Predicted 3D model of a 354-nucleotide part of an RNA (large-subunit ribosomal RNA, domain IV) from a metagenome. RNAcentral holds the full RNA, with entries from SILVA.

Context: one part of a larger RNA
RNA sequence: CCCUCGCUAAGGAACUCGGCAAAAUAACUCUGUAACUUCGGGAGAAGGAGUGCCACAUUAGUGUGUAGCGAUUUACUCGUGAAGCAUGAAGUGGUCGCAGCGGAGAGGCCCAAGCGACUGUUUAACAAAAACACAGGUCUCUGCUAAGACGCAAGUCGAAGUAUAGGGGCUGACGCCUGCCCAGUGCCGGAAGGUUAAGGAAGGAGGUUAGGAGUAAUCCGAAGCUUUGACCGAAGCCCCGGUGAACGGCGGCCGUAACAAUAACGGUCCUAAGGUAGCGAAAUUCCUUGUCAGGUAAGUUCUGACCCGCACGAAAGGCGUAACGACUUGGGCGCUGUCUCGGCGAGGGACUCG
Numbered sequence: 001c002c003c004u005c006g007c008u009a010a011g012g013a014a015c016u017c018g019g020c021a022a023a024a025u026a027a028c029u030c031u032g033u034a035a036c037u038u039c040g041g042g043a044g045a046a047g048g049a050g051u052g053c054c055a056c057a058u059u060a061g062u063g064u065g066u067a068g069c070g071a072u073u074u075a076c077u078c079g080u081g082a083a084g085c086a087u088g089a090a091g092u093g094g095u096c097g098c099a100g101c102g103g104a105g106a107g108g109c110c111c112a113a114g115c116g117a118c119u120g121u122u123u124a125a126c127a128a129a130a131a132c133a134c135a136g137g138u139c140u141c142u143g144c145u146a147a148g149a150c151g152c153a154a155g156u157c158g159a160a161g162u163a164u165a166g167g168g169g170c171u172g173a174c175g176c177c178u179g180c181c182c183a184g185u186g187c188c189g190g191a192a193g194g195u196u197a198a199g200g201a202a203g204g205a206g207g208u209u210a211g212g213a214g215u216a217a218u219c220c221g222a223a224g225c226u227u228u229g230a231c232c233g234a235a236g237c238c239c240c241g242g243u244g245a246a247c248g249g250c251g252g253c254c255g256u257a258a259c260a261a262u263a264a265c266g267g268u269c270c271u272a273a274g275g276u277a278g279c280g281a282a283a284u285u286c287c288u289u290g291u292c293a294g295g296u297a298a299g300u301u302c303u304g305a306c307c308c309g310c311a312c313g314a315a316a317g318g319c320g321u322a323a324c325g326a327c328u329u330g331g332g333c334g335c336u337g338u339c340u341c342g343g344c345g346a347g348g349g350a351c352u353c354g
Base pairs, nucleotide, nucleotide: 001349002348003347004346005345006344007343008342010340011339014338019335027051028050029049030048031047036041038173052095053094054093055092056091061087062086063085064084068080069079070078071077072075096100108333109332110331111330112329113328114327115325116324120132121131136171137170138169139168140167141166142165148157149156150155174320175319176318177317179250180249181248184247185246186243187242188241189240190239193238194237195236199232200231204228205227206226207225208224211220212219213218251269252268253267254266255265278312279309290306291305292304293303294302
């Protein structure tokens, strides 16, 4: 010096990103217990008191229950109940120690906020969470050889189920709610019109050539093959509607009130429609340590407000919410070697020798 422990004057978080770690709390009995609340809870809330031993005392009481007594439905009955056995307070008095749950083991607590309702689940070996799941909500598909899934198939699961069932998507207890836009995309419905494939195919024309003509160049040229092709031809697309707890979206500029400021109001442009309720410097706010208030002697964090929302917002749910949480944040009480700031001690290493 390192590791693991014990103690420490005065102070008591001044330490630190942060009370990390440590200390403290702790059992049982009695007492007492707030806001809030879904009336269950919160709650062991918080806070406070007691605890040894001896005597009264084989205590009172309680359980069981023999004898006895009583009752009747006369039974292996019921009630009561000396005895015996078991259990067992409270009180009064006394008594010892610094200390009586005399050792070990054994909640620290409170206030406020965020997130997630909850119990659960997860990154085996850096993440346990606000992530996943969840009951509940909702949309959608599926009529049974179901939809969906695995498989080349046979077949199997779904399900020995049958729409109060099964699959898929989103949301995520509960409470109050869930606004506007169907122009685009998707989905559903429609079938009049437009467009449209393979295929079929009237017809003409072109190519090719057996053959014919020509001295030759070349010309003509049937059938067949081939090229072309009016017309017929489904879904789809275009089209016409619907649909948002489908993918998604939810404006700009200018002016205006008898100080000023602000703008209920007006004008104008654009749009499918211009963000409703609620919330808001927020797990979202850049400017920003916004401003005001609270808490502190002093507060970039925290809480309450304000609203100028760079860039909240309603099932990628909005706002609340008792209970719950090895979650996150701020404050307080208790407590402490975290610290001021160190010190002492023990054991094990290190070191020396073997």